The RNA shown here (SAM riboswitch aptamer (S box leader)) has 106 nucleotides and comes from a Chloroflexota bacterium. Its mean pLDDT, the model's own confidence on a scale to 100, is 85. It was read from a public genome assembly, where an Rfam model found it. Taxonomically the source falls in Chloroflexota (Bacteria, Bacillati).
[in-house]
């Protein structure tokens, strides 16, 4: 890289060093960002997706509890793209794709 399965409308950041313009995946909006965004390394802190451990249970799912192992900590995955349904419209409801994260294969 590829692939099966899970979540993903809820949560949770700040400081300091370097760099110096883009960046929120894509495309269109709308937001960040030289009052320094993004991305890199460090320091202190949270947050719980999933493994882990524990409680609960005949046992399992559910749901709590830790925070050890990834992950994460603007705006719902920041809104929307494709489809069906409702609907005059506007909007909404549900399902998919795509992507992220975890976990198992390969």
């Nucleotide at each position: 890289c590829c692939u099966g399965c899970a979540u993903c409308a809820a949560g949770a950041g700040u400081c300091g060093c370097g760099u110096g313009a883009g960046g929120g995946a894509c495309u269109g909006g709308c937001c960040c960002u030289u009052u320094g965004a993004c991305c890199g390394c460090g320091a202190c802190g949270g947050c719980a997706a999933c493994c882990u451990g524990g409680c609960c249970u005949a046992a399992g799912c559910c749901g709590c509890c830790a925070a050890g192992g990834u992950g994460c900590c603007a705006c719902a995955g920041c809104c929307a793209g494709c489809c069906u349904c409702c609907a005059a419209a506007a909007g909404g409801a549900g399902g998919a794709g795509c992507g992220a994260u975890g976990u198992g294969g390969c």